[in-house]
RNA sequence: GCCGACGUGGCUUAGCGGUAUAGCAGCUGUCUUGUAAACAGCAGGUCGAGGGUUCAAAUCCCUCCGUCGGCU
Numbered sequence: 001g002c003c004g005a006c007g008u009g010g011c012u013u014a015g016c017g018g019u020a021u022a023g024c025a026g027c028u029g030u031c032u033u034g035u036a037a038a039c040a041g042c043a044g045g046u047c048g049a050g051g052g053u054u055c056a057a058a059u060c061c062c063u064c065c066g067u068c069g070g071c072u
Base pairs, nucleotide, nucleotide: 001071002070003069004068005067006066007065010024011023012022018055026042027041028040029039030038048064049063050062051061052060
């Protein structure tokens, strides 16, 4: 330099045009002499950045950034 994959709450992840999911972690409550576990609930992400297409974009297109892999 060229090609490909990936980027979504603190972490791991689902979602491939139509309300952003789940688990763990966090907080509150119940239970317990107490802690843990269990159960119930709550909060937390405008989806790597910018632009385009569309009535509507995490999703499709373009550019850029980052990570990983391959080729030279």
The RNA shown here (transfer RNA) has 72 nucleotides and comes from a marine sediment metagenome. The sequence is in RNAcentral, with records from MGnify. Its Rfam family is "tRNA".